[in-house]
RNA sequence: AGCUCAUCCAGAGGGACAGAGGGAACGGCCCGACGAAGUCCCGGCAACCCUCCCACCGGCUUCGCCCGUCAUCUGCGAGGCCCCGGUGGGCAAGGUGCCAAUUCCGUCCUGCGGCGAGAUGCGCCGCAGGGAAGAUGAGGA
Numbered sequence: 001a002g003c004u005c006a007u008c009c010a011g012a013g014g015g016a017c018a019g020a021g022g023g024a025a026c027g028g029c030c031c032g033a034c035g036a037a038g039u040c041c042c043g044g045c046a047a048c049c050c051u052c053c054c055a056c057c058g059g060c061u062u063c064g065c066c067c068g069u070c071a072u073c074u075g076c077g078a079g080g081c082c083c084c085g086g087u088g089g090g091c092a093a094g095g096u097g098c099c100a101a102u103u104c105c106g107u108c109c110u111g112c113g114g115c116g117a118g119a120u121g122c123g124c125c126g127c128a129g130g131g132a133a134g135a136u137g138a139g140g141a
Base pairs, nucleotide, nucleotide: 003139004138005137006136007135008134013042014041015040016039017038021031022030023029025107026106027105028104043099044098045097048095049094052090053089054088055087056086057085058084059081060080061079062078063077064076065075103133108130109129110128111127112126113125114124115123116122
């Protein structure tokens, strides 16, 4: 760099250095000398991965009980194991991530509504749904 899956209307900023850009692209609209990008320090948010805990479901297994049976399985209850799994909740030490604006909004498609005197088409505006692109995490080759 590319592939797969999940998420993206919540949340969380101070300082030092630095000195003009930044919000991925384009358009819009914003942020920025009351200090942008970047680097460092400290703090915070969140819960994707990992560790651990709880509940339930499922799986395996042990014991007891009921019914029936030649005998077992099945049913009910309790316990154990969860290198087997699932769902929900908790925790926040570790690995990432993040801390203006919904991914800031739109871009492509579809539907609906409004306007352009009526119809079709088209254009503009608005709303809804789905994509594309992007970001982050996890996984695999």